[in-house]
Molecule: transfer RNA
Organism: Bdellovibrionota bacterium
Parts: sequence; C1' cells; structure tokens
RNA sequence: GGGCGGUUAGCUCAGCUGGUAGAGCACCAGCAUGGCAUGCUGGGGGUCGCCGGUUCGACUCCGGUACCGUCCA
Repeated sequence: GGGCGGUUAGCUCAGCUGGUAGAGCACCAGCAUGGCAUGCUGGGGGUCGCCGGUUCGACUCCGGUACCGUCCA
C1' cells in the first nucleotide's frame, strides 16, 4: 500500500429484501424473605464510529474517512 470482516444500550450481540431499533446480562424501583441470594413484575438508558450523498423515508444503499481484527505484498 491492497483485499476481506467488524464498529448498534454499561457488557455480549441480533436487526432477512430501506418504513421511526431489540434480546440476554448489568442497573433502578416494587413484591416476596427476619435478612442476603434466587425468583416475579415494572422502569430508565442508544443522534446505530464520523462526514457527506441518494430517497418521501437510511442501522440497512453509495462515496470518503477513523479505529479494531485478519490475509497478501
């Protein structure tokens, strides 16, 4: 320098052909217990790495760019 994959909630990850983003764990509150843990119910939390473009509409498509992993030189 080039190819490929990845970047989405605090963490690990989903999100199929574009239609206003979810799960598990964690966190908070309540119930239950003498108390803790387990369990049950509810709740908060994300400008989807960044900048632009296409579109009525972009996590999703296109261009550029940053970082991580891997392969080639």